[in-house]
C1' cells in the first nucleotide's frame, strides 16, 4: 500500500415528527429529535421514483383534466471518487 471481513474502542451522520424560512410542488436549509446507517460521505452518469410551474392539447372554462422535466430524491438501485479504526 492494496483485497476482503466487520466483533471492539473512538467517534460519525440523523428517518418519523414539531417549529421557522425557500420554492408552484416535490423538497430544500436552519433548531429540536432519533428510525436506522460500516460509506445514510460527495457527485444525478444509466436506471427508476416523485412534483408539475412554464408549454401544449381537450372541455361543462380565468375553473377542471390530460401530457410532461428543464426541477427534486446519493436514507432507491447501479456506477465513479474519497475515508477512520481493528482483523485477516
Nucleotide at each position: 500500500a492494496a483485497u476482503c471481513a466487520g466483533a471492539a474502542a473512538g467517534g460519525g451522520c440523523a428517518a418519523a415528527c414539531c417549529u421557522g424560512c425557500u420554492g408552484a410542488a416535490a423538497a430544500g436549509c436552519a433548531g429540536g429529535g432519533a428510525c436506522g446507517c460500516a460509506a445514510a460521505g460527495u457527485c444525478a452518469c444509466a436506471g427508476g421514483u416523485c412534483u408539475a410551474a412554464g408549454a401544449u392539447c381537450u372541455a361543462u372554462a380565468g375553473u377542471a383534466g390530460a401530457u410532461g422535466a428543464u426541477g427534486a430524491c446519493g436514507g432507491c438501485u447501479g456506477g465513479a471518487c474519497u475515508g477512520c479504526c481493528u482483523g485477516a
The RNA shown here (c-di-GMP-I riboswitch aptamer) has 88 nucleotides and comes from Metabacillus lacus. Its Rfam family is "c-di-GMP-I riboswitch aptamer". About the family: GEMM was predicted in a large-scale screen for bacterial structured RNA regulatory elements. The coordinates come from a structure-prediction model, not an experiment, and the mean pLDDT is 86. The source organism's lineage runs through Bacteria, Bacillati, Bacillota, Bacilli and Metabacillus. The RNAcentral record of the sequence draws on Rfam.